[in-house]
Context: one part of a larger RNA
Molecule: small-subunit ribosomal RNA, central domain
Organism: Candidatus Uhrbacteria bacterium
RNA sequence: UUGGGCGUAAAGGGUCCGUAGGUGGUUUUGUAAGUCAUUCGUUAAAUCUUCAGGCUCAACCUGGAGGCUGCGGGUGAUACUGUAAGACUAGAGGAUGGGAAAGGUAGAUGGAAUUGCUGGUGUAGCGGUAAAAUGCGUUAAUAUCAGCAAGAACACCAAAGGCGAAAGCAAUCUACUGGAACAUUCCUGACACUGAGGGACGAAAGCGUGGGUAGCGAAUCGGAUUAGAUACCCGAGUAGUCCACGCCGUAAACGAUGAGUGCUAGGUUUCGGGAGUAUCGACCCUCUCGGAGCCGUUGAACCAAGCUAACGCGUUAAGCACUCCGCCUGGGUAGUACGAGCGCAAGCUUAAAACCU
Numbered sequence: 001u002u003g004g005g006c007g008u009a010a011a012g013g014g015u016c017c018g019u020a021g022g023u024g025g026u027u028u029u030g031u032a033a034g035u036c037a038u039u040c041g042u043u044a045a046a047u048c049u050u051c052a053g054g055c056u057c058a059a060c061c062u063g064g065a066g067g068c069u070g071c072g073g074g075u076g077a078u079a080c081u082g083u084a085a086g087a088c089u090a091g092a093g094g095a096u097g098g099g100a101a102a103g104g105u106a107g108a109u110g111g112a113a114u115u116g117c118u119g120g121u122g123u124a125g126c127g128g129u130a131a132a133a134u135g136c137g138u139u140a141a142u143a144u145c146a147g148c149a150a151g152a153a154c155a156c157c158a159a160a161g162g163c164g165a166a167a168g169c170a171a172u173c174u175a176c177u178g179g180a181a182c183a184u185u186c187c188u189g190a191c192a193c194u195g196a197g198g199g200a201c202g203a204a205a206g207c208g209u210g211g212g213u214a215g216c217g218a219a220u221c222g223g224a225u226u227a228g229a230u231a232c233c234c235g236a237g238u239a240g241u242c243c244a245c246g247c248c249g250u251a252a253a254c255g256a257u258g259a260g261u262g263c264u265a266g267g268u269u270u271c272g273g274g275a276g277u278a279u280c281g282a283c284c285c286u287c288u289c290g291g292a293g294c295c296g297u298u299g300a301a302c303c304a305a306g307c308u309a310a311c312g313c314g315u316u317a318a319g320c321a322c323u324c325c326g327c328c329u330g331g332g333u334a335g336u337a338c339g340a341g342c343g344c345a346a347g348c349u350u351a352a353a354a355c356c357u
Base pairs, nucleotide, nucleotide: 004328005327006326007311008310012325014201015200016199017198021194022193023192025088026087027086028085029084030083031082033081034080035077036076037075038074039073040072041071042070048066049065050064051063052062053061054060091191092188093187094186095184096183097182103177104176105175106174107173108172109171110154114150115149116148117147118146119145120144121143125136126135162169163168206247207246208245209244210243211242215241216240220236221235222234223233258324259323260322261321262320263319266295267294268293269292270291271290272289273288274287275286276285306313307312330357331356332355339350340349341348342347
C1' cells in the first nucleotide's frame, strides 16, 4: 500500500465560512469520452504452456502452435457515468405573515450587599479557629442609626428551561443588528453537500499602552500546625480579576461521539409555532412541524429490531446505507530535538531519529 478502525483500548481538526478538488434530484433528445461486445494490427528474441523432434533418458537444445499484458485502428451497443440542448419541482434559496429567545454591539437607568469616609448613640472589647495566635480597638473599635463616595456583580423569577457555529450568553429599558422555527405554497429552477490549502471567531491564564481598583486574591510577609511545613487553617496583601484598544491561539475547547442526506416500533416530560374540536372567550382534548431531555432491563408478561469486547447506544444511533473531510497503526524516547512559520515575550503550530523494551 491493500485492509481494518477513531464514545471509554491509538485515533474526530476548538468552531464556522469558503477556494481548488471530490460527490450530486426527476425527465426527454442528441453525442459516444468513460463502459461493454466483436474484429484487425502490434506487443523483438529468450522466458511460460502445449505438440513434435534431436542428444541412449533427463536436464538441455531445435521447430510448430498458443498464451500473457498493454497500446492503436475499424465496426457495433447505449443501461449507467460524462458531455450538449431542453423541460420539471420533492433538494436548496427567495417572498409574505404573526409569534419565541440570557444571540451580538452600544448607550442609559436601578435596587440589595460590600468596603471606605463624615456625623450621632454607646463602651471594652472585636475578630478568628478544632484550639489559638498574629491582627484591629480608649487617637473610641466591634455593634447600631443617618448621610456621602466608589467599584464589581446582578438575589427572587430559574426550570431535566431558552439562545448561539463553537468559545459562550442572565438586573431593567432603548437603539442598531444576526440566526432559527412555524404558517401560506406565491416566485427562482439543482442554484446542492463536503471541503486540502486559505480566512474569520475562539474560555481562563498571560503580554503591551492608558485608565480603574470595592470585594476577592497567585507572589510575598506575618500567626499557627508540624520532626520539618517553602502547604492545608488564620491575619494582611502586590500582580491580576474590571474598562478601552492591540496581541496571544491554547483547554478534560467533552456528547472524550466531524459535517450532510435518506431509511428503521414505541412510551413519556418539556420549549416554540400551526390546524381541528369545544367555548361568549380561554383552559382542556386530538393531530401536526421544529427543538431540548428521560425510559427502552435481569423478572410470568409489557419492556422493538439492530449494533457493541463489554459498559452501553438505541429516530438527538454508537442501527442500516451513501458522499466528502480530518485522524490512528505497540510502549518509552516525545508532542521532545533540529529545521521552518507565527509571536513583544511567554510560547504555539508543524514534527523525527539513534537507543531501550